[in-house]
Overview:
Predicted 3D model of an 84-nucleotide RNA (transfer RNA) from a Candidatus Magasanikiibacteriota bacterium. Rfam family: tRNA. By type it is a transfer RNA. Its family is annotated with triplet codon-amino acid adaptor activity in the Gene Ontology. The coordinates come from a structure-prediction model, not an experiment, and the mean pLDDT is 80. The source organism's lineage runs through Bacteria, Bacteria candidate phyla and Candidatus Magasanikiibacteriota.

RNA sequence: GCCGCCGUGGCGAAAUUGGUAUACGCGUAGCACUCAAAAUGCUAUGACCGUAAGGUCUUGUGGGUUCGAGUCCCUCCGGCGGCA
Numbered sequence: 001g002c003c004g005c006c007g008u009g010g011c012g013a014a015a016u017u018g019g020u021a022u023a024c025g026c027g028u029a030g031c032a033c034u035c036a037a038a039a040u041g042c043u044a045u046g047a048c049c050g051u052a053a054g055g056u057c058u059u060g061u062g063g064g065u066u067c068g069a070g071u072c073c074c075u076c077c078g079g080c081g082g083c084a
Base pairs, nucleotide, nucleotide: 001083002082003081004080005079006078007077010026011025012024019067027045028044029043030042031041032040046057047056048055049054060076062074063073064072
């Protein structure tokens, strides 16, 4: 230099004809149980703003297509592999 694959919450990770972004697990917080703890169970848990109701934003970056993009196209950044 060329080719291919990958990048989604705090972490792992799903979403496969383009149609509710965060299923499921871990972790964390609160509660229950206990003399106390562990284990277990229940509830909550993307981020920001807000007392709350609620609002805004979010799939590595920036664009494009589309009524609608994590998904398709282009660009760049990062990681892995192959060729030279």